[in-house]
A computed fold for a 474-nucleotide part of an RNA from an uncultured bacterium, annotated as small-subunit ribosomal RNA, 3' major domain. Its Rfam family is "Bacterial small subunit ribosomal RNA". Gene Ontology terms of the family: structural constituent of ribosome and ribosome.
Context: one part of a larger RNA
């Protein structure tokens, strides 16, 4: 000085309490532990590892295994020498990779011409290539953590032999070391805040593909068409909010007010933004990069197999057990986005996944495009018309190919499961709960995942004694 304490104060968080809707118990979807295996490639380990690295493992990927092959290499540069295109086809062996034989093709300058130079490959040799080999505890970079908590510090004075301390502490106030008031201290810098984004009202300008109030045409309907700029919207570019006013407490900084105006009131909501520093945190497997290792191999090529095993355990999800619900038929409304090897209107075919034909759109023009709500009806508490695992049969698409191992679709079949010990986790508003859309990846797809987007829309917080984390004074 600074940590710690089942010492004390003070004061804060969905930290408790109040509620809501979950987890744990079933099925199955994923991750991981263990087992297993010729291999189940590697990392990641309270919090802060476990739907994490991986925003896509049938082959590729793929780093792993066996098994066929290569050794100047799959990939760069350079030397020397010989050689000529390189390539395409065909054939034969083969799983392929590769190999052998045939065809065919036969680069450019210059020179009479021999030959010389290039330019791009081939064989051989040599220097080097390579390595997802090892060490995150040599390293950069980047990333979690405490934590968007309010703290970390410096000059210069002062004080102390010093280590240091003061400032930063005290009294108030704040979300905030925010601000006031004090004070041996005065000032200052990293953080807060505020500037930056989207939203939520307004006003202006501009009006296509967007919009449609008037007029006009025209339709079975329909901005459909003439034409308009009012609305909406969309683009920029302004206002708009400051405790500004008003009362009330207070010395001030600020507080409270079903006060006024006002779309918005008191930090409006949301985001991006992470201080100084911890955790020898993580990552040599995205990149980089030092030492160490391998060089006919720990490099590379290939077709298979693996990562997908399955006695069990633990995590995270999801579909449920019904009636506020299940079936049928009817009949509304969105937001964000994404579309040419694509998005697909319309019609045809089929129970349907899907296939045929075929219009528009490089898009505010065309298109993918709603669900739950709602109106009728049925089913009447049952392992059922609840639940959909599983399993049998037939199919549909993508792809060179769906056995190991894809999605979907139809007939069938109908498990467990009647609300889930001890426990634990979200969430304070357009939040949680619930519906349902898009995107990225990507030919498909194991996506229930992860990022967005709207639709519908609650309950409760008395209060800090307790639990967990945190700050500040002793």
């Nucleotide at each position: 000085u600074g940590a710690c304490g089942g010492g004390g104060g003070c004061c804060c968080g969905c930290a408790c309490a109040a509620g809501c809707a979950g987890u744990g118990g079933a099925g199955c979807g994923u991750g991981u532990g263990g087992u297993u295996u010729a291999a189940u490639u590697c990392g990641a380990g309270g919090c802060a590892a476990c739907g994490c690295g991986c925003a896509g493992a049938a082959c590729c990927u793929u780093a792993c295994c066996a098994g066929g092959g290569u050794u100047u290499g799959a990939c760069a540069u350079c030397a020397u020498a010989c050689u000529g295109a390189c390539g395409u086809c065909u054939g034969u062996a083969g799983a392929a990779a590769c190999a052998c034989a045939g065809a065919u093709u036969u680069c450019c300058g210059u020179u009479u011409a021999g030959g010389c130079g290039g330019a791009c490959g081939g064989u051989a040799u040599g220097a080097c290539a390579g390595g997802u080999g090892u060490u995150g505890c040599a390293u950069g970079g980047u990333u979690g953590u405490c934590g968007u908590c309010a703290g970390c510090u410096c000059g210069u004075g002062u004080c102390g032999u010093g280590a240091g301390a003061u400032g930063u502490u005290g009294g108030g106030u704040u979300a905030a070391g925010u601000c006031c008031c004090g004070c041996a201290a005065c000032g200052a810098g990293c953080g807060c805040a505020a500037c930056c984004c989207c939203u939520a009202u307004c006003c202006a300008a501009u009006g296509u593909u967007g919009c449609c109030a008037a007029c006009a045409g025209g339709u079975a309907a329909a901005g459909c068409u003439g034409g308009g700029g009012a609305c909406u919207c969309a683009u920029u570019g302004g206002a708009g909010a400051c405790u500004g006013c008003c009362a009330c407490c207070g010395u001030a900084a600020g507080g409270u007010g079903u006060g006024a105006g006002g779309a918005g009131g008191g930090g409006g909501g949301g985001g991006a933004u992470g201080a100084c520093g911890u955790c020898a945190a993580a990552u040599c497997a995205g990149c980089a990069c030092g030492g160490c290792c391998c060089u006919u191999a720990u490099g590379u090529c290939c077709g298979g197999g693996g990562c997908g095993a399955c006695a069990c355990a633990c995590g995270u999800g999801u579909u449920a057990c019904a009636a506020u619900g299940g079936g049928g038929g009817g009949u509304a409304c969105a937001g964000a986005g994404g579309g040419c090897a694509g998005c697909c209107a319309u019609c045809c075919g089929g129970u349907g996944a899907c296939g045929g034909a075929g219009c528009g759109c490089u898009a505010a023009u065309c298109u993918c495009c709603a669900a739950a709500a709602c109106c009728c009806u049925u089913c009447u508490c049952a392992g059922u018309u609840c639940g959909g695992a599983u399993u049998g049969g037939a199919g549909u698409c993508u792809g060179c190919a769906a056995c190991c191992c894809g999605a979907c679709u139809c007939c069938a079949u109908g498990a467990a499961g009647u609300u889930g010990g001890a426990u634990u986790c979200g969430c304070u508003a357009g939040u949680a709960a619930u519906c349902g859309c898009g995107c990225a990846u990507c030919a498909g797809c194991c996506a229930u995942g992860g990022c967005g987007c709207g639709g519908u829309g609650a309950a409760u917080a008395c209060g800090u004694u307790c639990c967990c984390g945190g700050g500040c004074c002793u």